The RNA shown here (SAM riboswitch aptamer (S box leader)) has 126 nucleotides and comes from uncultured Planosporangium sp. The sequence is in RNAcentral, with records from MGnify. Its Rfam family is "SAM riboswitch aptamer (S box leader)". Gene Ontology term of the family: regulation of gene expression. Its mean pLDDT, the model's own confidence on a scale to 100, is 77.
RNA sequence: CUCAUCCAGAGGGGCUGAGGGAACGGCCCGACGAAGCCCCGGCAACCACCACUGACGACUCGGCGACGAGGCCGCGCGUGGCAGGUGCCAAUUCCGUCCCGGUGUGCGAAGCCCGGGAAAGAUGAG
Numbered sequence: 001c002u003c004a005u006c007c008a009g010a011g012g013g014g015c016u017g018a019g020g021g022a023a024c025g026g027c028c029c030g031a032c033g034a035a036g037c038c039c040c041g042g043c044a045a046c047c048a049c050c051a052c053u054g055a056c057g058a059c060u061c062g063g064c065g066a067c068g069a070g071g072c073c074g075c076g077c078g079u080g081g082c083a084g085g086u087g088c089c090a091a092u093u094c095c096g097u098c099c100c101g102g103u104g105u106g107c108g109a110a111g112c113c114c115g116g117g118a119a120a121g122a123u124g125a126g
Stems, first nucleotide, its partner, number of pairs: 001126006011040005019029003023097004041089003046085002049081004061074004093120001098117005104112002
């Protein structure tokens, strides 16, 4: 830099001792113990691996193969499995931030509310 995902899920112990939730604002969590480190446990299934499979659909994947051919190899979508490599285990990424829409509220809309998109961030893969 690119792509995918982010309203699901999953915590105990030890050491230690005041911060933490990315930033900012809000709102929360925290001496009934924050962050960090260690141990154990768990969640999930991105990658790897295994099985099935060109099945549904369609404009019908690529290659090999003529005494087997309804076969073999490769690759891809998908489905299932596993738990090796990561990741994660308060609150939707805690909410908002920038833009757009609303026949929402209201005298009004810049506020609030609702919906959509983005930005930023996180994780994985390349």